A computed fold for an 85-nucleotide RNA from Paenibacillus turpanensis, annotated as c-di-GMP-I riboswitch aptamer. The prediction has a mean pLDDT of 82. The organism belongs to Paenibacillus, within Bacteria. It was read from a public genome assembly, where an Rfam model found it.
[in-house]
């Protein structure tokens, strides 16, 4: 280099919940907690895909549609530690 890989070492990361704050929600941030991850490390205009739906548009109306909002622990894309062939 490229495969493959956890039983090996040093680790590492941190689900849901629960307290707080923010947000229109999604979701985020912290703390506490561990449900699991050989990339659960980065990236959301590289792509595919998913979830809100404030403002806006249509409607008599209940609602519909829609990202510039979010989601990577959905696939991915890129990078990385060890250790076998």
């Nucleotide at each position: 280099u490229u495969u493959c890989g956890a039983g090996a070492g040093c680790g590492g990361c941190a689900a849901a919940g629960c307290u707080u704050g923010u947000g229109a929600a999604a979701g985020c941030a912290a703390g506490u907690g561990a449900c699991g991850c050989a990339a659960a490390a980065c990236u959301a205009c590289a792509g595919g895909g998913g979830c809100u739906a404030a403002a806006g548009c249509a409607g008599a109306a209940u609602u519909g549609c829609a990202a510039u909002g979010c989601c990577a622990g959905c696939c991915a894309g890129u990078u990385g530690c060890c250790g076998a062939a």